Model confidence (mean pLDDT): 77 of 100. Two RNAs folded together computationally: RNase P RNA and transfer RNA, 459 nucleotides in total. Rfam match: Bacterial RNase P class A. Rfam classes the family as a ribozyme. Gene Ontology terms of the family: tRNA processing, ribonuclease P activity and dimeric ribonuclease P complex.
RNA sequence: CGAGUCGGUCGGGCGGCCGCGAUGUUUCUGCCUAGCGGAAGUAUCGAGGAAAGUCCGGACUCCCCAGGGCAGGGUGAUGGCUAACGCCCAUCCGGAGCGAUCCGCGGGACAGUGCCACAGAGAAUAGACCGCCGCCUUCGGGCGGUAAGGGUGAAACGGUGGUGUAAGAGACCACCAGCGGCCGGGGUGACCCGGGCGGCUUGGUAAACCCCACCUGGAGCAAGGCCAAGAGGUCGGCGCCUGGCGUCGGCUGCGCGAACGAUUGAGGGCUGCCCGCCCGAGUUCGCGGGUGGGCUGCAUCAGGCUGCCGGCAACGGCAGUCGCAGAUGGAUGGUCGCCCCCGGGCAACCGGGACAGAAUCCGGCUUACAGACCGACUCGUCCG
RNA sequence: GGGGCUGUAGCUCAGGGGGAGAGCGCUUCCUUGGCAGGGAAGAAGUCGCGGGUUCGAAUCCCGCCAGCUCCACCA
Numbered sequence: 001c002g003a004g005u006c007g008g009u010c011g012g013g014c015g016g017c018c019g020c021g022a023u024g025u026u027u028c029u030g031c032c033u034a035g036c037g038g039a040a041g042u043a044u045c046g047a048g049g050a051a052a053g054u055c056c057g058g059a060c061u062c063c064c065c066a067g068g069g070c071a072g073g074g075u076g077a078u079g080g081c082u083a084a085c086g087c088c089c090a091u092c093c094g095g096a097g098c099g100a101u102c103c104g105c106g107g108g109a110c111a112g113u114g115c116c117a118c119a120g121a122g123a124a125u126a127g128a129c130c131g132c133c134g135c136c137u138u139c140g141g142g143c144g145g146u147a148a149g150g151g152u153g154a155a156a157c158g159g160u161g162g163u164g165u166a167a168g169a170g171a172c173c174a175c176c177a178g179c180g181g182c183c184g185g186g187g188u189g190a191c192c193c194g195g196g197c198g199g200c201u202u203g204g205u206a207a208a209c210c211c212c213a214c215c216u217g218g219a220g221c222a223a224g225g226c227c228a229a230g231a232g233g234u235c236g237g238c239g240c241c242u243g244g245c246g247u248c249g250g251c252u253g254c255g256c257g258a259a260c261g262a263u264u265g266a267g268g269g270c271u272g273c274c275c276g277c278c279c280g281a282g283u284u285c286g287c288g289g290g291u292g293g294g295c296u297g298c299a300u301c302a303g304g305c306u307g308c309c310g311g312c313a314a315c316g317g318c319a320g321u322c323g324c325a326g327a328u329g330g331a332u333g334g335u336c337g338c339c340c341c342c343g344g345g346c347a348a349c350c351g352g353g354a355c356a357g358a359a360u361c362c363g364g365c366u367u368a369c370a371g372a373c374c375g376a377c378u379c380g381u382c383c384g
Numbered sequence: 385g386g387g388g389c390u391g392u393a394g395c396u397c398a399g400g401g402g403g404a405g406a407g408c409g410c411u412u413c414c415u416u417g418g419c420a421g422g423g424a425a426g427a428a429g430u431c432g433c434g435g436g437u438u439c440g441a442a443u444c445c446c447g448c449c450a451g452c453u454c455c456a457c458c459a
Base pairs, nucleotide, nucleotide: 001380002379003378004377005376006375007374008373009372010371012339013338014337015336016335017334018333020046021045022044023043024042025041026040027039028038029037030036048355052366053365055364056363057362058361059360060220061219062218063217067275068274069273070272072216073215074214075213076212077091078090079089080088092106093104094103095102096101107211108210112209113208114205115204116203129150130149131146132145133144134143135142136141158176159175160174161173162172163171177201179198180197182195183194184193185192186191224296225295226294227293232252233251234250235249236248237247238246239245240244254288255287256286257285258284259283260282267279268278269277270276289458290457291456301323303322304321305320306319307318308317309316310315340353341352342351343350344349385455386454387453388452389451390450391449394408395407396406397405402439410426411425412424413423414422415421432448433447434446435445436444
């Protein structure tokens, strides 16, 4: 200098003017009903690294007063970390790469059941097409042996060299590979290293069904809690009026019909099923009517930042400090000036500046992202 | 904000590890005086997109995209 790998940060900044939302506070004010709104001033605060996808794990709320079993679902090397996780960290094994590094649905095929199409002789204890050897021969071929060579295929029941044989074959031998088990050393462990022994060798596939080990109740803030209103009924007052009608206020609170049931238990709940348990005097269906309003949940917690200590690290402990949105017709905009970055241009200047907006809240994963910067490491080349 | 489902021929849909299928529609021929109908033949396919498992994926696994639908009461 070039090529690459891994990690981190930013992702426009500053100022003025006008305009948004929340909280506190000061003054004024509307309706009058839960409760809320309006105006002016002032102080403070106000979208992300992914706020996204809704893929995981939880907190929280309800079912619920609390259980058991089955099904279903999830994870899958080892050890840590965490509230928890399928996340994260470190290590092991396997694979890719010269390497830094990256990838892994990483337990079991000897519990069982499936599948391996087509081709091929034969695809799990399968198999003889070509070939090789021996015998016979009417010379067309027939019988027997063989599985080392060839062919088919993704894959053919160990590999190389030799002995042996009619020709061959782990039939036998040496060395390998694999498998099984034994011993020694290292490691918390997965596992690694070494030594020698043995039958000779016993496909693949579980992101196929399944077996094994561990985990797992279900819904979800539109969860849940409180209030107002209204149709209808009833009581009282007032007015008009034969009865009745209208209006105001209080209380209650949808109307009609049918079926079943009313403690001899209808119906419902335990959000997949069963058991068991619980609620219960109303439940279900049909037709119609009235609201579609307000408050709360709602932001101070597994919180952020800084420093020190422990740990390879993830992370944990201690001390100090900060309070950093809370909307609901859903808040951050417009404009001017200066600066910054990228491209073009001699300059003036022109153009561009990514992905993209909280909606109960956290810890992650995945996906999108113009451009800029920093650090560590690997490989190649050159110079000293 | 949170759930559920779908994506295959022009259209409506089956299929669930080895061959791309049915109906309607379309084209050609036969039948009829002509049309409809009937009969025969045929064409028509990135199985939403990308990656992975496997010898082999529309099908199994993971991620992404698009569309449809559901989530208030009168105790």